[in-house]
């Protein structure tokens, strides 16, 4: 410090995710030791048990038990003195500290800095003064007595440092006067009045007591500043704000009360709601920040919940009191008791958090004169890898690179010096011995026989976890087969998974390693540091303008901001640096530093601000001109549409792609004349004008706003922007009243269509128009807020001014204002912007922060309504998006080509038949195929892969090894059998030899053979198609951030990216063309064959010939094109072979080859039979026809390519014929197949299902073959079907072509209407490129890129999830009104009771109790508020592999 992820690729925007650090953690696997820390984050839920606050006999009375010592004694005991002194009591001090917790609290609670002239302070310290006299009780105790207990009641005795009274003061308090100080006065001085003090104990040292003054430390109160989220909380407030008086308090104060006034707070966020103890600090971060508030320290609050006071120096009191409530326990049912958020511990909750330990030895605290006692504060130990730090699990040598595992190309590689083995060491461990500091003079001392030290033993006791597709370090095998599973993001898994599981190997960390959760970082992704807003999210529709923010030149002054210095403070711990102590480190001691928007003070005066003054350039005003659809009102004009009236006139008109509805013989449309009414204003008219925007267009008048230019003059900063606010604001819509020609939602009708609730047509209401009032929104757009300044030009246009020029400004120059285009710098992701900025700056406002949910819900405000403004969350996705690039596509455009269309000819589609395919059938009808007379150049058996049945199992075939084998291999009679096969009589071997043997054969066994079994989506090879289309690329250079572009484009031209010219391109490659074969002409050579010779028709070998070469025209004088000459042939002469980069996971595992998988008495192999030939039907390709351009009969003429010895087969004979007999010739220019047919000549038929047509069937034959039943071909005779030229649609062909005619060959025993060739006869037509199909190029749009067979929208149906509304139902919270009202303070009260004082003894003062009142916790009742839960029903939303209906959007998306 970055990385992954949107795309075919690119740049940008933007979110999501990862790598780092951290934790009071938890979970999984694992675990040797030590040190130091830390350990209920949840239920402020409930608690058994023990302990956590006592102490003082030197304040006091009394005194159990015990010891010592007397006396008495009936020996049971009774009674003195002294010592010691338990438990309880009176009294004092403490218990308000220490310890716990974080519920409440958004507050003077906390932090920081100040104030208190408005206050208090026990114990401690200092100073000053003092302590005289008297009195009455009450506990304990005793007696009686109530109660289960808790706890009491009555009577009696008693002490004090307990209580009370009197005297008394330098004193205190209070009122008044008063100098100085202060903004403001207490203290000080003077004076009046009132009020009162004390206690003793003693070990004789002292310790206490009272009053006053001061100190230290502690506290109360007040103030400035700082301190979370929500404005979908905007108004809040009656003790409220202030005053006067009183009460109350230690003290100020509405703190409380009576009266008076009506204030107080709030957009700088009051009030309300939610959440939360605050700080020092902690985590992270470069920092700024962001998050946190465990342990330690400071402050606050709380102590079962709520209220209340008492005592006291201090409490409204955790281990005190009273009351109420909830809960729990005891009970004799009458009544009582309790409060672990102290330390342990228990239950519960929870993912989760420890011992009912030891000690007061240390530190600290309470009491005490002290000894001492108490102290779960504290010091220690125990449990827990919870965290941090440290150590170890050994070190050195050791190659046959052992065994074994894994992989393997079978060679090897790897685990791996790793192990074994040899030598060494002992941290740790075990055993034994010694043994601390802490603990300051002695002793004691929890930790502790611990830390530490020494000796001995023995490598001994000690390694795991996660990961290995990319990010991200680390790879192979097997298993699995979109299953099981993984996953932080992208994504893996559908038979070759480095992504799942296992193994081997490797990487990382290590007594830990991973996961989960949370925080910061990365994230400049809330941007102060440090972002943006034309198109990515984002400029309010426009203006005016209060608050606020900002503000021209200059002088003086001030000192708020600002800057500097000094002082105070910012606790300790923590952090940083330095330096010590534990062996190091963690940990810890010491020193220094850092840390505030803090306070006080001194100084400076540039800048900002304040105050005072001046200026003119910003702004405004005056004067004079000017342009304009600027606004409002009133009037007025012509053209056109429609309607009405009249006329002429007759059958249509209108409308459309084509029609129909409609109108019209009751007279339309058309034409002419007249009239009515409403709306809009042609031409002028212009990226012209005006306005803030919306918007404004005939003409005239009136009223009125703004702007521009020119000249000076005047005011003197008067300015800019603007949250809230106010106004204006297209269209549609709403209310009321008018108006209504045309247009025209809705609606009706006609078409179109599968449908058409649309597009088209005929009608037509609201509306559109006017007046008044609402609405307040638009792609209200320049998708660009307003204002100001600065920064190259050029060109047009509108308005004004000046100059030059002058006959005239129509030309020219300068300038101000507006508007438009182009363009430099610069900016921008790019597109683009560019003095009218999106450039460079300043001021102010508005707005944005991933997509969807959502321009939504709820709440609020506005509106008559429609609706508008403001505006979330749950949930869900990993993208959504901008610009540009290359393709592909378009019912986009342009150019070009092709039997693509058109022009023609012949067909197919109808019939019958043949062949193939689909389907169906079947035991099987083998298989494949965008294919279908295709694989198949030919299925009766074979082929054959399919079915049925019968056999064989190292096999029908190959190789290797071992063993066996001479009557062995081989041959094979007989029997069974359909055959295969089984059985096996008789016969009966071979080659080489170094003579040992070897080979071959056969048998057995083991390896293996075999497979037309699967995967063409694992492959090779081959092939098809686009397409014989003209394209496809590269090097270097140049352009672009980049994908990429250029070249390959443009103008011509061509069959062609063919060639020429231009050109930031210059060259090159694969294609095109040419080179090759063949046909046409000629020459030379050769001549088996042909023919009589010789020749050369012919055959076949070599060559010639054609190149736009020549001429004319045209064209850029080019390339080329048009015409002509010559020539057998003329512009690639005809035909063939030849198929670029690539596309279709195209085809083929069944031609062959081949990886993997499957099978092995079967999916192999052999045999017989059957099937591939089935048949309601559909399709494809053909044949034959439907006839007279013909059929039939007779006669007669002319080919070429080819083939032939298991072959072609002559002559001759037989047969109606197929064919048979026959055997000559020919290994072929010699012989044979081989008579070509259409044609021509003559005859017949005469338009008919025929003398057309030949299907079908019967019958008789022939041929091939082991065999023609399933299932061959041919022949004779007989039979004589459909069919009379073929719907929609569709195929081929541009010349020796189509069509017609025959003929040959391959396959093949036989079988050809198919395929491949050959010749004979031999046309028609092409205007042309609008349209259909296919292709090439350019351009354009795109939301497509699996690329239009694309993408994609909405309803419906089903499932899941979250959410809104909702009759109701249920709960929480905070208030309010009324009722009841405990304890308690305060006040009142009198007829109860009453030790101290007074008293003349009656009584009084005072006190206690009672009663009453105010306040009030809690409870009750009630209507509301607010926030949830739940809910019949209901609304939309998100997601889901295939569903239904349409096709709205993306191309002109087929109606932009």
């Nucleotide at each position: 410090a970055g990385a992954g992820u949107u795309u075919g690729a690119u740049c940008c925007u933007g979110g999501c995710u990862c790598a780092g650090g951290a934790u009071g953690a938890a979970c999984g696997c694992u675990a040797g030791c030590g040190g130091u820390g830390u350990g209920c984050u949840u239920a402020a839920c409930g608690c058994a048990u023990g302990c956590a606050a006592g102490u003082c006999g030197a304040a006091c009375g009394a005194g159990a038990a015990g010891u010592c010592u007397g006396g008495a004694u009936u020996c049971g005991u009774c009674u003195g003195g002294a010592c010691u002194g338990a438990a309880a009591g009176u009294g004092g001090c403490g218990a308000a500290c220490g310890g716990g917790u974080g519920a409440g609290u958004a507050a003077c609670a906390c932090g920081u800095u100040g104030g208190u002239g408005a206050c208090c302070u026990g114990c401690c310290u200092u100073c000053a003064a003092g302590a005289g006299g008297g009195g009455g009780a009450c506990a304990a105790c005793c007696a009686c007595u109530g109660g289960a207990a808790a706890c009491g009641g009555u009577g009696g005795c008693u002490a004090a440092u307990a209580c009370c009274c009197c005297g008394g003061a330098u004193g205190u308090c209070u009122g008044c006067c008063u100098a100085a100080u202060u903004a403001g006065a207490a203290a000080g001085g003077g004076u009046u009045g009132a009020c009162u003090a004390a206690a003793g104990c003693u070990c004789c040292g002292g310790c206490g007591c009272u009053u006053g003054a001061a100190g230290a430390g502690g506290g109360g109160c007040c103030a400035g500043c700082g301190u979370c989220c929500c404005a979908u909380c905007a108004g809040c407030u009656a003790g409220u704000u202030g005053g006067c008086g009183a009460g109350g308090u230690a003290a100020c104060g509405g703190c409380u009360c009576a009266c008076c006034a009506a204030g107080g707070c709030g957009a700088a966020g009051a009030c309300g709601g939610g959440u939360a103890g605050g700080g020092g600090a902690c985590g992270u971060g470069a920092g700024a920040g962001c998050g946190u508030g465990a342990u330690c320290c400071c402050c606050c609050a709380c102590a079962c919940u709520g209220g209340u006071a008492c005592u006291g120096a201090c409490a409204c009191a955790c281990g005190g009191a009273c009351c109420a409530g909830a809960u729990a326990c005891c009970u004799a049912c009458g009544g009582g008791u309790a409060g672990c958020a102290g330390c342990a511990g228990c239950g519960a909750g929870g993912a989760a958090u420890a011992u009912u330990g030891c000690g007061c030895a240390a530190u600290g605290g309470g009491c005490g004169a002290a000894a001492g006692c108490c102290u779960g504060a504290c010091g220690c130990a125990g449990c827990a890898a919870c965290a941090c730090c440290g150590c170890g699990u050994g070190g050195a040598g050791g190659a046959u690179g052992a065994a074994g595992g894994c992989c393997u190309u079978c060679g090897g590689g790897u685990c791996g010096u790793a192990a074994a083995c040899u030598c060494c060491u002992u941290u740790u461990c075990u055993g034994g011995g010694g043994g601390a500091a802490u603990a300051g003079a002695a002793a004691g001392g929890a930790a502790g026989g611990u830390a530490c030290c020494c000796c001995a033993g023995g490598a001994a006791u000690a390694a795991g976890c996660u990961c290995c597709g990319g990010c991200u370090a680390a790879c192979u095998a097997c298993g699995u087969g979109c299953c099981a599973g993984c996953a932080g993001c992208c994504g893996c898994g559908g038979u070759a998974a480095a992504a799942c599981g296992u193994a081997g190997g490797g990487a990382g960390c290590a007594a830990g390693c991973g996961u989960u959760a949370u925080c910061c970082g990365g994230a400049u992704u809330u941007a102060c540091u440090g972002g943006g807003c034309g198109u990515a999210a984002a400029g309010c529709g426009c203006a005016c303008g209060c608050a606020g923010g900002c503000g021209g030149u200059u002088u003086g002054u001030u000192a708020a901001g600002u800057u500097g210095g000094a002082u105070g403070u910012g606790a300790a711990a923590g952090c940083u640096c330095c330096u010590g102590g534990c062996u190091c480190a963690a940990c810890u001691g010491g020193g220094a530093g850092a840390g505030g928007c803090c306070a006080u003070u001194c100084a400076a005066a540039a800048c900002u601000g304040g105050c005072a003054g001046a200026c003119u350039u910003g702004a405004g005003a005056u004067u004079g001109a000017c342009a304009g659809a600027g606004g409002a009102u009133a009037g007025u004009g012509g053209a056109a549409u429609u309607c009405c009236c009249g006329g002429u006139g007759u059958a249509g008109u209108g409308g459309u792609g084509a029609a129909a509805u409609g109108c019209g013989u009751a007279g339309a449309u058309a034409c002419c004349g007249g009239g009515a009414g409403g709306a809009a204003c042609a031409c002028c008219a212009g990226u012209g004008g005006c306005g803030a925007a919306a918007g404004c267009g005939g003409c005239u008048a009136u009223c009125u706003g703004g702007g521009u230019c020119a000249u000076a003059u005047c005011u003197g900063a008067c300015g800019c922007u603007c949250a809230u606010g106010u106004g204006c604001g297209a269209a549609a819509g709403c209310c009321a009243g008018g108006g209504g020609a045309g247009a025209g939602a809705a609606c009706g009708g006609g078409a179109u269509u599968a449908g058409a609730a649309a597009c088209c047509c005929c009608g037509g209401u609201a509306u559109u128009c006017c007046u008044g009032g609402c609405c307040g929104u638009a792609a209200a757009c320049g998708a660009u807020g307003u204002c100001a300044a600065c920064u190259a030009g050029g060109u047009g246009u509108a308005g004004g001014g000046g100059g030059u020029a002058a006959c005239c400004a129509g030309c020219c120059c300068c300038u101000c204002u507006g508007u438009a285009c182009u363009g430099c710098a610069g900016c921008u992701a790019a597109c683009g912007c560019g003095u009218u900025a999106a450039g460079u700056u300043g001021a102010c406002c508005g707005c944005c922060u991933g997509g969807g949910g959502a321009c939504u819900a709820c709440g609020g405000c506005c509106g008559c309504a429609a609706g508008g403004c403001u505006a979330a969350a749950a949930c869900u996705c990993a993208a959504a998006g901008g610009a540009a690039u290359u393709g592909a596509c378009g019912g986009g455009u342009c150019c070009c080509c092709g039997c693509a269309c058109a022009a023609g000819c012949a067909g197919c589609g109808g019939a019958g038949c043949g062949u193939g395919u689909g389907g169906u059938u079947u035991a099987a009808u083998u298989c494949g195929c965008u294919a279908c007379g295709c694989g198949a150049a030919g299925a009766a058996c074979c082929u054959u892969a399919c079915c049925c049945g019968g056999g064989u199992u190292u096999g029908a075939c190959a190789u290797a090894u071992a063993c066996g084998u001479g009557g062995u291999a081989c041959c094979g009679a007989u029997u069974c059998g359909a055959a295969a096969g089984a059985u096996g009589a008789a016969g009966g071997a071979c080659c080489c030899u170094u003579c040992g043997g070897g080979g071959a054969g056969c048998g057995u066994a083991u390896a293996c053979a075999g497979g037309u079994g699967c995967u063409g989506c694992a492959u090779g090879g081959c092939u098809g198609u686009c397409g014989u289309c003209a394209g496809c690329u590269c090097g270097u250079g140049c352009c672009g951030u980049g994908a990429g572009g250029u070249g390959u484009c443009a103008g011509g031209u061509u069959a062609a990216g063919u060639c020429c010219u231009g050109u930031a391109a210059c060259g090159a490659g694969c294609g095109c063309a040419a080179c090759c074969c063949u046909c046409a002409u000629c020459g030379u050579u050769a001549g088996u064959u042909a023919c009589a010779a010789g020749u050369g028709u012919c055959u076949a070998a070599c060559g010639a010939g054609a190149c736009u070469g020549c001429c004319c025209g045209u064209g850029a004088u080019a390339a080329g094109c048009g015409g002509g000459a010559g020539g057998a042939a003329g512009g690639u002469g005809g035909g063939g072979a030849u198929g670029a980069c690539g596309u279709c996971a195209a085809g083929u595992c069944a031609g062959c080859a081949u990886g993997g998988c499957c099978u092995u008495u079967a999916u192999a192999u052999c045999c017989g039979g059957g099937g591939c030939u089935a048949c309601a039907c559909a399709c494809a390709c053909g044949c034959u026809a439907c006839a007279a351009u013909g059929g039939c009969c007779g006669g007669u003429a002319c080919a070429a390519u080819g083939g032939g010895u298991c072959g072609c087969c002559a002559a001759a004979g037989c047969g109606c014929g197929a064919g048979c007999u026959g055997g000559a010739g020919c290994c072929a220019a010699u012989c044979c197949c081989c008579c070509a047919a259409a044609g021509c000549c003559g005859g017949u038929c005469u338009c008919a299902g025929u003398u057309c047509g030949g299907a079908u069937u019967g019958u008789a034959g022939g041929c091939u073959g082991c065999a023609a039943c399933u299932c061959g071909c041919c022949u004779g005779c007989a039979u004589g079907a459909a069919g009379u030229c073929g719907g929609a649609g569709u195929u081929g062909c541009u010349a020796g072509u189509a069509a017609a005619c025959g003929u040959g060959c391959g396959u093949c025993a036989g079988c050809a209407c198919a395929g491949c060739g050959c010749g004979u006869u031999g046309a028609a037509u092409a205007c042309g490129u609008u349209c259909c199909c296919g292709g090439g190029g350019a351009u354009u749009g795109u939301a497509c890129a699996c690329a239009c067979c694309g993408c994609c929208c909405g309803u419906c149906a089903c499932g899941u999830c979250a959410u809104g509304g909702a009759a109701g139902u249920u709960g929480g919270c905070a208030a309010c009104a009324c009722c009841u009202g405990a304890a308690g303070u305060c006040a009142g009260u009198g007829g109860g009771c009453u030790a101290a004082c007074c008293u003349a003894a009656c009584g009084g003062a005072g006190g206690c109790a009672g009663c009453u009142g105010c306040c009030u916790a809690a409870g009750g009742u009630g209507g509301g508020g607010u926030c949830g839960g739940u809910a019949a029903c209901u609304g939309g939303g998100a997601c889901g592999a295939a569903g239904u209906c349409g096709u709205a959007a993306c191309a002109a998306g087929g109606u932009a």

Overview: Small-subunit ribosomal RNA from a metagenome, 1456 nucleotides, folded computationally. The coordinates come from a structure-prediction model, not an experiment, and the mean pLDDT is 83. The RNAcentral record of the sequence draws on SILVA.